RNA sequence: GGGCGUUUAGCUCAGUUGGCUGGAGCGCACGGAUCACACCCGUGAGGUCACAGGUUCGAGUCCUGUAACGCCCA
Numbered sequence: 001g002g003g004c005g006u007u008u009a010g011c012u013c014a015g016u017u018g019g020c021u022g023g024a025g026c027g028c029a030c031g032g033a034u035c036a037c038a039c040c041c042g043u044g045a046g047g048u049c050a051c052a053g054g055u056u057c058g059a060g061u062c063c064u065g066u067a068a069c070g071c072c073c074a
Stems, first nucleotide, its partner, number of pairs: 001073007010026004019057001028044005050066005
């Protein structure tokens, strides 16, 4: 220098053919239960869907550019 892949909650990851409101587990806070702690049960908070732009009535999803990380080639 060229090609490919990944980027979604604090962490690990789903999210199908673009469709109405963005999720799970763990973690965190609160409550229940317990003499108490852990386990367990319930509720809740937490997101610029990497960044910018475009297409569309509508984008996490499609297109373009940029960035970070990883792999391959030279």
Molecule: transfer RNA
Organism: Planctomycetota bacterium